[in-house]
RNA sequence: UCCUCAGUAGCUCAACGGUGGAGCACUCGACUGUUAAUCGAUAGGUUGUUGGUUCAAAUCCAACCUGGGGAG
Numbered sequence: 001u002c003c004u005c006a007g008u009a010g011c012u013c014a015a016c017g018g019u020g021g022a023g024c025a026c027u028c029g030a031c032u033g034u035u036a037a038u039c040g041a042u043a044g045g046u047u048g049u050u051g052g053u054u055c056a057a058a059u060c061c062a063a064c065c066u067g068g069g070g071a072g
Base pairs, nucleotide, nucleotide: 001071002070003069004068005067006066007065010024011023012022013021018055027041028040029039030038048064049063050062051061052060
């Protein structure tokens, strides 16, 4: 330098172009001698950045950034 894959909640991951969700963790509550475990609930998002297409973009397109793999 080129090719390819990935980037979404604190972590691991979902999400036909049409209201962005789950598990774990955090917080609160229930349970009880207490803790743990278990159960319930709340909160948590500029979907890597900037543009473009579209009535509508996490999703499609381009450039860039970061990381993994490969070629030279």
Molecule: transfer RNA
Organism: Acetobacterium bakii